Annotation:
A computed fold for a 471-nucleotide part of an RNA from an uncultured bacterium, annotated as small-subunit ribosomal RNA, 3' major domain. Its mean pLDDT, the model's own confidence on a scale to 100, is 82. The RNAcentral record of the full RNA draws on ENA and SILVA. Its Rfam family is "Bacterial small subunit ribosomal RNA".
Context: one part of a larger RNA
RNA sequence: UGACGGGGGCCCGCACAAGCGGAGGAAUAUGUGGUUUAAUUCGAUGAUACGCGAGGAACCUUACCCGGGCUCAAACGUCGGGCGAAUCAUCCUGAAAGGGAUGAGCCAGCAAUGGCGGCCGACGAGGUGCUGCAUGGUUGUCGUCAGCUCGUGCCGUGAGGUGUCGGCUUAAGUGCCAUAACGAGCGCAACCCCCGCGUCCAGUUGCCAGCGAUUAAAGUCGGGCACUCUGGACGGACUGCCGGCGCAAGCCGCGAGGAAGGCGGGGAUGACGUCAAAUCAGCACGGCCCUUACGUCCGGGGCGACACACGUGUUACAAUGGCGUGGAACAGAGGGAAGCCACCUGGCGACAGGGAGCGGAACCCGAAAACACGUCUCAGUUCGGAUUGGAGUCUGCAACUCGACUCCAUGAAGCUGGAUUCGCUAGUAAUCGCGCAUCAGCCAUGGCGCGGUGAAUACGUUCCCGGGCCU
Numbered sequence: 001u002g003a004c005g006g007g008g009g010c011c012c013g014c015a016c017a018a019g020c021g022g023a024g025g026a027a028u029a030u031g032u033g034g035u036u037u038a039a040u041u042c043g044a045u046g047a048u049a050c051g052c053g054a055g056g057a058a059c060c061u062u063a064c065c066c067g068g069g070c071u072c073a074a075a076c077g078u079c080g081g082g083c084g085a086a087u088c089a090u091c092c093u094g095a096a097a098g099g100g101a102u103g104a105g106c107c108a109g110c111a112a113u114g115g116c117g118g119c120c121g122a123c124g125a126g127g128u129g130c131u132g133c134a135u136g137g138u139u140g141u142c143g144u145c146a147g148c149u150c151g152u153g154c155c156g157u158g159a160g161g162u163g164u165c166g167g168c169u170u171a172a173g174u175g176c177c178a179u180a181a182c183g184a185g186c187g188c189a190a191c192c193c194c195c196g197c198g199u200c201c202a203g204u205u206g207c208c209a210g211c212g213a214u215u216a217a218a219g220u221c222g223g224g225c226a227c228u229c230u231g232g233a234c235g236g237a238c239u240g241c242c243g244g245c246g247c248a249a250g251c252c253g254c255g256a257g258g259a260a261g262g263c264g265g266g267g268a269u270g271a272c273g274u275c276a277a278a279u280c281a282g283c284a285c286g287g288c289c290c291u292u293a294c295g296u297c298c299g300g301g302g303c304g305a306c307a308c309a310c311g312u313g314u315u316a317c318a319a320u321g322g323c324g325u326g327g328a329a330c331a332g333a334g335g336g337a338a339g340c341c342a343c344c345u346g347g348c349g350a351c352a353g354g355g356a357g358c359g360g361a362a363c364c365c366g367a368a369a370a371c372a373c374g375u376c377u378c379a380g381u382u383c384g385g386a387u388u389g390g391a392g393u394c395u396g397c398a399a400c401u402c403g404a405c406u407c408c409a410u411g412a413a414g415c416u417g418g419a420u421u422c423g424c425u426a427g428u429a430a431u432c433g434c435g436c437a438u439c440a441g442c443c444a445u446g447g448c449g450c451g452g453u454g455a456a457u458a459c460g461u462u463c464c465c466g467g468g469c470c471u
Base pairs, nucleotide, nucleotide: 007471008470009469010468011467012466013465015461016460019424020423021422022421023420026315027314028313029312030311031310032309033308034306035305042053043052064301065300066299067298068297069296070295076124077123078122079121080120081119083117084116087104088103089102090101091100092099093098107114108113126290127289129288130287131286135284136283137279138278139277140275142273147186148185149184150183151182152181153162154161155160166177167176168175192267193266194265195264197235198234199233200232201231202230203229206225207224208223211222212221213220238261241255242253243252244251245250304443317417321376322375323374324373327371334365335364336363339358340357343354344353345352346351383414388409389408390407391406392405393404394403430453431452432451433450434449435448436447
């Protein structure tokens, strides 16, 4: 000077408390450990690994294993030698890769030679091989915590201190006052984006108040941008006004006005640094290692194994519920051409056969919970849907290992879960569906978004956890 203390003081945070819903018990999906295996490729491991890298493992991917091949090599550059235009077709062998054979075909230029193709040779190749404890870059975490420093001055022999402390205040080293300090930088805040109100501008694919037409009905048509909306610019909130407290900063007020009030809500934004944190397998890169193989191509298998253990999810255990060839509503954000597919026909259905529109404010993909009616009456059930049998559909060269979906049958465990533990303070939790990326298809119950319905509780800071300041 720091760090630490079951030392002290002050102060924060879903940290506790108050509440609501979960996990831990069941079945199942997925990741991990372990075990097994020819291989079950590799990495990630308290918080900060474990639905993580992976935003798509049947082949491919693929890095692993078995087997069969190639060796200037899958690709590219330079040079030398020799051959042939280029190129195409067929056959044999083989699981394919590969290997072998035959035929057709003969570029420009007088030539030298040039371009092109394969062959031989040389130099560069190639390596998801090792080292993240040699590195760059990127990332997690403390933590969106309020801190971390510098110049000059002053103090101290010096390390260093002061400033940055103290009082008040703030979400904040935010500000005010005080002050051997005076200033400044990186952070905070603001500037940026989205949402909430208004004005102006602009009206097609959007809209329809008034006028006319049309229809069974309908912005359907003429017409019009008033309104809604769309999308660009601007305004608006600043403790600005009022009252109280205070030196000030600021605090308090079912105060006014206002769409919004004291940071209006959300996002982006992550200081100096810590963990020799993570990544050599995204990429780059030093060193080391392999070079007829640790490179590379192909067929098949594996990454999907299964006594078991853990994490994260999904579905339930039911009546605030289940079911109904039932009635009947209301979104937002996105996507669409090898695509989205209205509509018609066939099929119980997955889907198939026809077939219009739309590269889309025009066409298409499109809600569920909710509401009304009926039924079930507390039961392992009209709860629950695992598992299994049979029959099918679709994608794809190919669904055995190992795809999704449909129909019929089957109907397991499960009666609210021990110790313990997680999330959340408002349009939040809970609950309901919809979309997208990846993608032929899909093991998505995952991830990222979107809207619908819509709560309870916070006395308080003694205690648990983490953090800040002073001592």